[in-house]
Molecule: transfer RNA
Organism: Actinoplanes siamensis
This record gives sequence, structure tokens and C1' cells, in this order.
RNA sequence: GUGGUCGUAGCUCAGCGGUAGAGCGCCGGAUUGUGGCUCCGGAGACGCGGAUUCAACUGCCGUCGAUCACC
Repeated sequence: GUGGUCGUAGCUCAGCGGUAGAGCGCCGGAUUGUGGCUCCGGAGACGCGGAUUCAACUGCCGUCGAUCACC
């Protein structure tokens, strides 16, 4: 340089056009002599820019980053 794959919460991952979810972690509460376990509640994310659409995490173009193959 060319081609492919990936980028969503602090971490690991779901989500193929119509309300963005789970586990672990974090915060508050209940329970407990304290802590842990358990239970209840809560905060927190779509890499960036543009286009299509009534509506985009999702489809299109570009761009940035990671990774694999080839050269």
C1' cells in the first nucleotide's frame, strides 16, 4: 500500500430500520454485632463527520483506531 473483521456502560459481550439490554463492577437502601452472602432500587454507553429515511446502534460514503492476511 491492498483486502477482510471489529469499535455499544468501568470490564466482557448482546442488539439485522421503530423505547439501547445482560453479567460482573460502582452508588444508595434492607438484612447483619461488623463484614461478606442475599434481596430492593439507582447512575452510567452506540469511535467521529456526512448522506438516505417519517425514523439509523442497525443500511450507504468518508475518516480515525485496533486486529488478521497479502505485498